[in-house]
RNA sequence: UUAGAGUUUGAUCCUGGCUCAGGACGAACGCUGGCGGCAUGCUUAACACAUGCAAGUCGAACGAAUUUGGUUCUUCGGAACCAGGUUAGUGGCGAACGGGUGAGUAAUAUAUGAGCAACCUGCCUCUGUCAACGGGAUAGCAAGUGGAAACGCUUGCUAAUACCGUAUAUGACCACGGUAUCGCAUGAUACUGCGGUGAAAGCUCCGGCGGACAGAGAUGGGCUCAUAUCCCAUUAGGUAGUUGGUGAGAUAACAGCCCACCAAGCCUACGAUGGGUAGCCGAGCUGAGAGGCUGAUCGGCCACAUUGGGACUGAAACACGGCCCAGACUCCUACGGGAGGCAGCAGUAGGGAAUAUUGGGCAAUGGAAGCAAUUCUGACCCAGCCAUGCCGCGUGAAGGAAUACGGCCCUAUGGGUCUUAAACUUCUUUUAUCAUAGAGUAAUCGUGGGGACGUGUCCCUGCCUGCAAGUAUAUGAUGAAUAAGUAUCGGCUAACUCCGUGCCAGCAGCCGCGGUAAUACGGAGGAUACAAGCGUUAUCCGGAUUUAUUGGGUUUAAAGGGUGCGCAGGCGGACUAAUAAGUCAGAGGUGAAAUUUUGCAGCUUAACUGUAAACGUGCCUUUGAUACUGUUAGACUAGAGUUUAAGGGACGUAACCGGAAUGUGAUGUGUAGCGGUGAAAUGCAUAGAUAUGUCACAGAACGCCGAUCGUGAAGACAGGUUACGAACUUAAUACUGACGCUCAGGCACGAAAGCGUGGGGAUCAAACAGGAUUAGAUACCCUGGUAGUCCACGCUGUAAACGAUGAUCACUCGUUGUUGGUUAGUAAUAAUCAGUGGCCAAGCGAAAGCGAUAAGUGACCCACCUGGGGAGUACGAUCGCAAGGUUGAAACUCAAAGGAAUUGACGGGGGCCCGCACAAGCGGAGGAGCAUGUGGUUUAAUUCGAUGAUACGCGAGGAACCUUACCCGGGCUUGAAGGUGAGACGAAUAUAUGGGAAACCAUAUAGCCUACGGGCGUCUUGCUAGGUGCUGCAUGGUUGUCGUCAGCUCGUGCCGUGAGGUGUUAGGUUAAGUCCUGCAACGAGCGCAACCCCUACUAAUAGUUACCAGCACGUUAAGGUGGGAACUCUAUUAGAACUGCCUACGCAAGUAGAGAGGAAGGUGGGGAUGACGUCAAAUCAGCACGGCCCUUAUGUCCGGGGCUACACACGUGCUACAAUGGCAUAUACAGAGGGCAGCUACUCGGUGACGAGAUGCUAAUCUUAAAAGUAUGUCUCAGUUCGGAUUGGAGUCUGAAACUCGACUCUAUGAAGUUGGAUUCGCUAGUAAUCGCGCAUCAGCCAUGGCGCGGUGAAUACGUUCCCGGGCCUUGCACACACCGCCCGUCA
Repeated sequence: UUAGAGUUUGAUCCUGGCUCAGGACGAACGCUGGCGGCAUGCUUAACACAUGCAAGUCGAACGAAUUUGGUUCUUCGGAACCAGGUUAGUGGCGAACGGGUGAGUAAUAUAUGAGCAACCUGCCUCUGUCAACGGGAUAGCAAGUGGAAACGCUUGCUAAUACCGUAUAUGACCACGGUAUCGCAUGAUACUGCGGUGAAAGCUCCGGCGGACAGAGAUGGGCUCAUAUCCCAUUAGGUAGUUGGUGAGAUAACAGCCCACCAAGCCUACGAUGGGUAGCCGAGCUGAGAGGCUGAUCGGCCACAUUGGGACUGAAACACGGCCCAGACUCCUACGGGAGGCAGCAGUAGGGAAUAUUGGGCAAUGGAAGCAAUUCUGACCCAGCCAUGCCGCGUGAAGGAAUACGGCCCUAUGGGUCUUAAACUUCUUUUAUCAUAGAGUAAUCGUGGGGACGUGUCCCUGCCUGCAAGUAUAUGAUGAAUAAGUAUCGGCUAACUCCGUGCCAGCAGCCGCGGUAAUACGGAGGAUACAAGCGUUAUCCGGAUUUAUUGGGUUUAAAGGGUGCGCAGGCGGACUAAUAAGUCAGAGGUGAAAUUUUGCAGCUUAACUGUAAACGUGCCUUUGAUACUGUUAGACUAGAGUUUAAGGGACGUAACCGGAAUGUGAUGUGUAGCGGUGAAAUGCAUAGAUAUGUCACAGAACGCCGAUCGUGAAGACAGGUUACGAACUUAAUACUGACGCUCAGGCACGAAAGCGUGGGGAUCAAACAGGAUUAGAUACCCUGGUAGUCCACGCUGUAAACGAUGAUCACUCGUUGUUGGUUAGUAAUAAUCAGUGGCCAAGCGAAAGCGAUAAGUGACCCACCUGGGGAGUACGAUCGCAAGGUUGAAACUCAAAGGAAUUGACGGGGGCCCGCACAAGCGGAGGAGCAUGUGGUUUAAUUCGAUGAUACGCGAGGAACCUUACCCGGGCUUGAAGGUGAGACGAAUAUAUGGGAAACCAUAUAGCCUACGGGCGUCUUGCUAGGUGCUGCAUGGUUGUCGUCAGCUCGUGCCGUGAGGUGUUAGGUUAAGUCCUGCAACGAGCGCAACCCCUACUAAUAGUUACCAGCACGUUAAGGUGGGAACUCUAUUAGAACUGCCUACGCAAGUAGAGAGGAAGGUGGGGAUGACGUCAAAUCAGCACGGCCCUUAUGUCCGGGGCUACACACGUGCUACAAUGGCAUAUACAGAGGGCAGCUACUCGGUGACGAGAUGCUAAUCUUAAAAGUAUGUCUCAGUUCGGAUUGGAGUCUGAAACUCGACUCUAUGAAGUUGGAUUCGCUAGUAAUCGCGCAUCAGCCAUGGCGCGGUGAAUACGUUCCCGGGCCUUGCACACACCGCCCGUCA
C1' cells in the first nucleotide's frame, strides 16, 4: 500500500467493447466577481518589424583638440607650464559572458559511468628568474580633392604598453644519447651528456599598477569508449574514403580529418539502409506499485541567430546587437550607388480559441573596464496588467414568533415551506474610508578618527548612499456599514414538486427522455454541491488484469499454423573437479543544485521560503562466497540411437491378371408400346423399340469379407498376384554415450475443383437444350448432354485440410470392450508393452462438457488473439500461364456483436389425450315476403355507445308527448332540488281578463298564524349549483373471452455460480394435477370433486284453500255437505348410490359385464359455482371517481320535429312455399306464473275488436286459459280452399293528443314464394324437432324479441386420418411486442 458503477437478455452466467465517478493543466470559452500574499503569462507565423534602449571602459599606455582655474613670458595677436573636466583617434582589456529561441538534430546530441601514456586554458593564486641596446612607420592633425549619401583618395607632420631588429636565458621547445624505476601496448617519470631555437614595456600622485620566460594549482573547455534513448519490415540488404594498413600533411590534440599507395574489407534479422516524427536531461502529472504520458516556468547540456557558405581576430568564435560572398525581403537614392536583420527588453502588424507596460532604478545581487572614485548593465531588483493557478481572509455575531406579508405546494374553515429568515434589540469592526505615526531591506566603497601587526594589510567607529514608498506595519475615528455567485436535482450521483409544452420545442457523458397527468424539455418555488469562483470544452494518467514482467488467453466466445523435416535461436538427464561470466554479500567512488519525503525554523496562518536528514531503487571500482545456471576437463547409462530375432497391416511405387454390372455393335426370338413422374410431358419405338438369347468390344469402379477394424506425419489408402522401397510394434542381449526436445526464416508433402501438353472416354455429369411445376422458376423433378471425371508429365497450394483441441516429457482413482505382439497356464483366464473405443472419481471449466488418447497438475519451445461492421477488402510487395494465393491497412460507422445454459411462445417436428372438432344423423340459415338490429347514404337532426371469434332482436325488461342525451324556435341566469347567513315584504296561492304555440309575462279581485319570542312563505343578496362535455390508454366497480379447459402456485428440503429445476416428471388410471405405484423429495394453498338448490324413489310428521278409498247425506250433474287422514298433492325432516356385492383382468388405483339387486349405477339428469392469468378487451351514457373543459351556457324550462328517413349491403328472426297439409264441426289432457288505478265468472248487445250491467277474489279458496292431439266431413296437387304481403273502405281501445308514428276488429284486395349457389349454423335423450301457455317492462304498443313453463317426441356416433380449438411430455430455434415473430436483397 490495490473500492467500483451503468449498458447486450424475458431473466441468467460468461466473454467483450463503450461510458462514468478521481487527479492534473503555460489553458480557452460561458455566467459571475470584495481583498491580500506567492507564483505563472505567444503552446499558433524560427511570420514581418516603425521607435527607444539592451557593451562598453581605461587620460595611472599615447599624441592631439577643446575648456575651467592658476603661474610665467609676451612682438599684446598670443605662447609655455601646473592642476582639473570633456571629446574623436592610436593602443589595451572586454565584446566567445550575461539575455533569447527550439528551426534543425534519432546521434559529431543528451544521460550515466569510465579514459586521454593524444590535449588547450586569457583574467585569478603560488614559486623561480628577467626586463639590455636600437630602428622605421602610421592614425589623429593640416592642405588639396571625389561623391547625393555611405564613404573615401593624394600629399605632408607626429607618439606609444602599436610594430620591427640585435643581445641574454632556465627543469621551455627540437635532434641524437645514457642510467634507474614503473606501467594496460604504443610508452611514462626522475636524473643526466652534447648541439640547435625562442623574451620583455612602460606608466606613476612613489603608495603602487603593469611587462617577459618557465613550473605548479584552480577554473573552463576539447577528444575517445561502454550502456541507455520514438514509430514503420506494406523500408532487407547498405557501403568505394567505404573498412583496415604504410607514409606524408593538417590540428591544441587522437583519428580517412585530408592525400598517395596497398589489401578487400566493414555494417546488418540483437533490425543495417531508407522513411516519418522529435532538442535531450534533472524533473513534472498520474498510478498501490510496475508502468504510462509530458519535457512550460527553475537548473544542466546541445543547437541556432533573415537563408546558405566562408574564413579573419583572439586564450577561446567559424562569433545574436563583428567581417566577406551569394539568395530572398525591406528601406534610402541625385539611379551612379548605398543601408538593414527584436528567436535581447518594451512595443506594432499579422496569425490564432488564446498570452501583459514602448514603466522605475542601478538602492541590493551579479558582470565588464578601471589603482580608484566611477561609468555601463531591459542581466537583475522593483512597480503595472490578467481570478491564469495555489494559499489565506471577508461578505457579520447573539437574541428575536403573530412562525407576519408575499411567493410556492397541498388531502385547501386549515396545514407545510422559504423561516430566526426579516423587521427590531444588543454586540463586534477583520475588511473598507479618513487621520496620525512609520520601518526592515544598508553591508560596502569613499572619507574623518582610533587600534593591532609593522609600511600596506586587517579591525573598531563617526559621516555619506533607498528605485520600490510615505509602501508594509501600528494607532485612532466612523459605521453592519463596502462585498455571492455558479452548476446541478431520471439512474450512475448528493438533491422534488407545480405550471407550460405535447415525438413539437428541446435535452443528452452512457443508458436514454418528449406522442396531454414529463422528478429527464422550458419557467417557477424548493433542495443539493462547491464557493470568489462555478460550469463547459480540449489534452494526459487512472479506473482498464482492455497488451496481462508484476498480471490474460486460444474445443464452442477473438485466437492452434493443413502436415512433416530442419539451420539459427530458446530449453535440456545423472556424477566429479576447476573457473567465477551470470548470481549473492561487504566496502569505496559517483549519482550537481533545485524538486520529492521527514524533522525543525522564518513571514500573524497558509501558500511561499530557509535549514538538516532521508531518498535518488542507477553506473563504476574493489574484496569475498560458490548452492544453482554458464564455461572447461574427465567419467556414467535411466533419454536418444545402433544390432539380432520375430510380427501384423486398404503404407508407397511399378507391372501383369480377374469376374459382376453398364453402354455400344452384330445377330436371333417377339409385338406395341417403352421410359419417366406426385401426376405428366419432352425422349425412344412398326425403318420393329422395351423385354429376352448368343457373340464381340470399350472404359471406369472393385460386391460379399467390412467392423467403435487396420496403416500412414497429414492429405489419404480397399479385387488378385509379383517385384522394389519405407515406417512401426514386441522380445532379447551387446554397443555408442546426452548424440535430446522444439523450431522464426527455409525445404518437402498436401483432398476436390481448376490450368498446360499428349492420350483415353463406359458411367456419371457443371455449362447448355427441351419437358414439367409455378404468379414467375435463369431452381428443386424428368429426358438428353459438353468440359470434366480416368492415365502420363508439369503447375496450382487452398478446404468445416475438424478432435473446430500445436509438438515433446513427467505425474495423477477406477471400470468395461477391442486390434497386434510377448509371457504364464492343458484350458478357462491372467499379466504386460504398443494402439483404438465407451462410462466415470478427484480436479478443471461460463456452462455444455473434458476426464491417463485431459480441456487435470507441472516443465519447455513454436504459432496465434485483443469489440462488431468496413474486410481477409484497398494500396504496395511477392508467388502463379491464368484463375488466384500469401502478406495485409485506413477513413467512416454502431453500442453492441458473441458463447453456454434457462423459462416461455412457436414449428407445413415427434408422441399421448380431449371437445357436436370432424365423421354418422336430424332440423335449419344462405333464395321469397315481412319484423328487427347494423353498415352506408340522406338529413336541420336522423343523439350516443358496442365492431373477428368475444359488435349487429346488443346497452333498450317497452322512442306518439315524456323518455331524450339530437335539431329548430321561444324563455331563465343562485338557476330545476335541498341546506344556510343577512335584509325586505305579507304573502303563497286561487280565480278572472289580455298577449302567447307553450313555458311564461302583464293587470285586476280575494288572501296568513301567533303564546308577540317568532313561525311560514316569497323576493333581493352571499355561500354551497349544474354538465349524458373529453379522457375506459389516469381509475374503482361490473362484464365478455380463452374455459367449467385442468391447470396455477407456495413453504421447507435437495440440485445448480445463476436464471432456474425438483415437487407438477415417469408407469398406469380418470371427466379431472382424479386416484394408485415409483421417485430427493415431504407437505400445503387456489382450482377439480364434494358440501347448496331443483328433479327422479321411499318413509315419518302435518292436513287447508288441495285430496276423496271406505261410511252417510245430497244434486240433472258436481268433494257440494258431514266426515276421513288411506291415495294424489302440498312442505318440512329423514333415508337411499358407496364400484357396496358377484365374475374377469390388474400390484394398486381402476376398468369391463345390456351381471344381480334397485325408483335411480358408475360425477343418475339439470342449475348455481369460473383458479393464476391473457386480450392497455367492453363500459366516464347505470353508478362512483382523478385530471382537463363550459358557467346569460357545453347549464336549465317549454312548443314542434328527429331517433321510425331509403338506391343499397350484412346479421338475427317470423311466416311460408303445402296433403305427415289447409278448412269446418265436435271433443280431451298441462305446468309455471299474474291479479285491487287489477284479474274478472255470469247475463245482455254487437259478425267482431269491444261495450253495458253484475259477482267473486288482496288468492292451493275467486279469476286468467291451452295447442298440437282425437273423431267425422271436405279440398286432390293447382300459384290452389297453399301463402298471406300490399292496398281501399268501415270500426274498436288506450291516451291531453294516434298526421309524421300505436295495437286490434270486420269487409274487400290476394304480391313474392313450388324447398333455395358457393358456403355455413345448432343439436348425442326427455335432447333435436314440433305444439301451445305464462311473465317482466307497460296508459297503450310496433313482442315475430327476451326470460320461463309444460304437451307430443326421434335419428345417429364405424372411428380419430383430416379441419378447428385445447391439455401433457419431448425436440429445434438467430423468436421474447413472442411466427400477425425475426430477417435478406432490390428500388424510392
The RNA shown here (small-subunit ribosomal RNA) has 1388 nucleotides and comes from an uncultured bacterium. The RNAcentral record of the sequence draws on Greengenes.